[in-house]
RNA sequence: GCAAUUAGUCGGACGGUCGCGCUUUAGUAUCAUUAUGAUAUUAAAUCGAGGAAAGUCCGGGCUCCGUGGGUAGAUCGCCAGGUAAUGCCUGGGCAGGAGAGGAGUGAUCCUCUGUUGACGGACAGUGCCACAGAAAACAGACCGCCACUCGAUUUUCGAGGGGUAAGGGUGAAAAGGUGGGGUAAGAGCCCACCGCGUUCAUGGCGACAUGGACGGCACGGUAAACCCCGGUUGGAGCAAGGCCAAGUAAGCGGCGAGAGUACCCACCUCGACCAAGACGCCGCGGGUAGGCUGCUAGAGGGUGUGAGUGAUUGCACUCCGAGAGAAAUGACCGUCACGGUGGUUCACUCCACCGGACAGAACCCGGCUUACAGACUGGUUGCAUGA
RNA sequence: GGCAGGGUAGCUCAGCCGGUUUAGAGCACGGCACUCAUAAUGCCGGGGUCGCGGGUUCGAGUCCCGCCCCUGCUA
Numbered sequence: 001g002c003a004a005u006u007a008g009u010c011g012g013a014c015g016g017u018c019g020c021g022c023u024u025u026a027g028u029a030u031c032a033u034u035a036u037g038a039u040a041u042u043a044a045a046u047c048g049a050g051g052a053a054a055g056u057c058c059g060g061g062c063u064c065c066g067u068g069g070g071u072a073g074a075u076c077g078c079c080a081g082g083u084a085a086u087g088c089c090u091g092g093g094c095a096g097g098a099g100a101g102g103a104g105u106g107a108u109c110c111u112c113u114g115u116u117g118a119c120g121g122a123c124a125g126u127g128c129c130a131c132a133g134a135a136a137a138c139a140g141a142c143c144g145c146c147a148c149u150c151g152a153u154u155u156u157c158g159a160g161g162g163g164u165a166a167g168g169g170u171g172a173a174a175a176g177g178u179g180g181g182g183u184a185a186g187a188g189c190c191c192a193c194c195g196c197g198u199u200c201a202u203g204g205c206g207a208c209a210u211g212g213a214c215g216g217c218a219c220g221g222u223a224a225a226c227c228c229c230g231g232u233u234g235g236a237g238c239a240a241g242g243c244c245a246a247g248u249a250a251g252c253g254g255c256g257a258g259a260g261u262a263c264c265c266a267c268c269u270c271g272a273c274c275a276a277g278a279c280g281c282c283g284c285g286g287g288u289a290g291g292c293u294g295c296u297a298g299a300g301g302g303u304g305u306g307a308g309u310g311a312u313u314g315c316a317c318u319c320c321g322a323g324a325g326a327a328a329u330g331a332c333c334g335u336c337a338c339g340g341u342g343g344u345u346c347a348c349u350c351c352a353c354c355g356g357a358c359a360g361a362a363c364c365c366g367g368c369u370u371a372c373a374g375a376c377u378g379g380u381u382g383c384a385u386g387a
Numbered sequence: 388g389g390c391a392g393g394g395u396a397g398c399u400c401a402g403c404c405g406g407u408u409u410a411g412a413g414c415a416c417g418g419c420a421c422u423c424a425u426a427a428u429g430c431c432g433g434g435g436u437c438g439c440g441g442g443u444u445c446g447a448g449u450c451c452c453g454c455c456c457c458u459g460c461u462a
Stems, first nucleotide, its partner, number of pairs: 001383010012336007020048002023045010050358001054369002057367005062237004066267006073233005078092005093119001094117003098113006120228002125226002127222003142168002144164003148160005176194006195217001196215008241293004251284006258270003300319008338355006388461007397414004416432005438454005
């Protein structure tokens, strides 16, 4: 310097003209009216999208549902920390597979790099494991191996009842592995090592790690199957909710002691008890589709500095002003910057043409996920070149 | 805006919803038979990226996650 990958930042700038929208002020027209208001329109001024405003997938704030406890349901799941909170983030542990290197006869182990992990429990219980295969979870003799008996024949073959999980074959998976001893052949049958399990000690807040002793191995997989254990969790959502105005109905059906957040309990509140009516609960039907509020400065951003490995956080300074109703935020011109192509030039330069994405606030925040032309910065790897 | 449900053949739908066997039915379509011919009827056949991508598992239409599309409800 180029390419790949990864993390972060930005998402053109300035000026002019026209257009769109809210609010405020001023004017005109129409309608209604006590002030004044509504609609339409004109002018002026201030202001007018994002990194994802998106998906609505998580977590909160806020508001209503009477309060508290439990259950069901839902959801989460290595450890520690951060945070208002999280399924998010940071740091660590362990495991899987990939590449490179090393040790060992071997099983296997160690180191480095980057990567992935919905990563509690499969000795609480239940279920499932197709096909193939002899056998699939109370393991299992198809081929093979082995001695014995019998019969043929004689370096062998066949039959019988036995032994055997070392070898072959099937499968995603065959019930510890390697090396040696041992044996008729074999086998944790025995030994050493590797793996696994139990226990103790040490280190660590912890997940866990290291070492010793013991156990011949008893423990297949699946919980993104039911389930068990532990944690969290009430429901609805700004079309929540509050105030005002207008207007409909003063109804219909069912139930009758209960109703008030899915169920249960306690308290509290409301409510009827001869019938009817009234009242309460559940459902249906009918009306309104207007105004104000909630409403936007917030767990906000930036810089400096202190704490911390980091996420994050304390302090100081500083910056920011859409609030919107089916709902606006755009286009063109000029200059500059950026990228591409072509021409010119040894090169720098200069000239011409072209290009700029994804998308669009609707109560507000924190995350995740997804979409995205292009530019910049840092890290890592590879290649080339120079010292 | 908010909240639910769904996507399987050209159309309408099943599907072990609690995983493994060739993904099925009706209508439609093509061929043959029947008929003078058509329809009806009978027999045979073709046609599927199970909306897309990833994961769990030996194995996914089915279970889990993320996207895309459609429908409904809601003052």

This is a predicted complex of two RNAs, RNase P RNA and transfer RNA, with 462 nucleotides together. The prediction has a mean pLDDT of 75.